The RNA shown here (transfer RNA) has 75 nucleotides and comes from Yaniella sp.

[in-house]
Formats: sequence, C1' cells, structure tokens
RNA sequence: GCCCCGAUAGCUCAGGGGUAGAGCGCCAUCUUGGUAAGAUGGAGGUCCCGGGUUCAAAUCCCGGUCGGGGCUCCA
Repeated sequence: GCCCCGAUAGCUCAGGGGUAGAGCGCCAUCUUGGUAAGAUGGAGGUCCCGGGUUCAAAUCCCGGUCGGGGCUCCA
C1' cells in the first nucleotide's frame, strides 16, 4: 500500500429502514437478627465521525478515524 471484519449502556455483546436491547455490573426497596443469595423496581446511550439516499437512517450508500486479521507472489 491492497483486501476482509469490527466500532451499539460501565464491561461483554445481540439487533440491522418505523419507540435502541440482553447478560453481568451499579442504585433503591422487599426479604434476613445481620450479610450473601433471591424477588421487585430504577438509573445509565453522540448506536465512532462527516456527508448522501429516504416520509423516516443505529440500520442502506460514499468518505474518514480507530481496532483486529490477511496479502505483498513468480521469473
């Protein structure tokens, strides 16, 4: 340099045009003599950035950034 994959909650990840989710973690309450466990509820998001398409984009398209992987051969 070229090719492929990825970027979504604090962490690990799913989802992939029509209200953003799960597990773990965190907070509160219940339960207990008190913890742990359990139950119930809650908080927590620039869906990497910019642009385009669309009535509508986290999702599709283009460019960029970052991360991971592969190739860079023969004469």

NCBI's taxonomy places the organism under Bacteria, Bacillati, Actinomycetes, Micrococcales, Yaniella. It was read from a public genome assembly.